């Protein structure tokens, strides 16, 4: 320099154009003499900017970060 891949709650994974979910975590509650476990509830996210569309996590473009390949 060229090519490819990945980017979603604190962590790890889903989500093929129509209200963003699961598990773990965290917080609160129930239970218990206390705690743990269990159960109930809450919490919190689409890397950035444009474009297409009635509507974008999803399609297109550019950029950013990380990984891989070629030279």
């Nucleotide at each position: 320099a060229g090519g490819g891949g990945u980017g979603u709650c604190g962590u790890u994974c889903a989500g093929u154009g129509g209200u963003a979910g699961g598990a773990c975590g965290u917080c609160g509650g129930u239970c218990u003499c206390c705690a743990a476990a269990a159960c109930c509830g809450a919490u919190a996210a689409c890397g950035a900017a444009a474009g297409u569309u009635c509507g974008a996590u999803u399609c297109u473009u550019u950029c950013c970060a990380c990984c891989c390949c070629u030279g």

This is a predicted structure of a 71-nucleotide RNA (transfer RNA) from Candidatus Blackburnbacteria bacterium RIFCSPHIGHO2_01_FULL_44_64.
The prediction has a mean pLDDT of 81.
Lineage of the source: Bacteria > Bacteria candidate phyla > Candidatus Blackburniibacteriota.
RNAcentral records the identical sequence in 5 taxa.